[in-house]
RNA sequence: GGGCGGAUAGCUCAGCUGGUUAGAGUACCGGUCUUACACACCGGUGGUCCAGGGUUCGAAUCCCUGUCCGCCCA
Numbered sequence: 001g002g003g004c005g006g007a008u009a010g011c012u013c014a015g016c017u018g019g020u021u022a023g024a025g026u027a028c029c030g031g032u033c034u035u036a037c038a039c040a041c042c043g044g045u046g047g048u049c050c051a052g053g054g055u056u057c058g059a060a061u062c063c064c065u066g067u068c069c070g071c072c073c074a
Base pairs, nucleotide, nucleotide: 001073002072003071004070005069006068007067010026011025012024013023019057028044029043030042031041032040050066051065052064053063054062
């Protein structure tokens, strides 16, 4: 220098071909249970979807550029 993959909640990730409200597990907080703690069950909080621009009535999703991480080639 070239190619490919990835970046979404504190963490691990899903969300494909654009459209109901951006979700799961875990963590955290509260409740039930217990003498108490843990477990279990129930509920809740938590998001600039890496950044900037474009297309569109509408973008996490499509297009362009850039940044960071990983792998491959030279």

The prediction has a mean pLDDT of 81. This is a predicted structure of a 74-nucleotide RNA (transfer RNA) from a Spirochaetales bacterium. Rfam family: tRNA. Rfam classes the family as a transfer RNA. Lineage of the source: Bacteria > Pseudomonadati > Spirochaetota > Spirochaetia > Spirochaetales.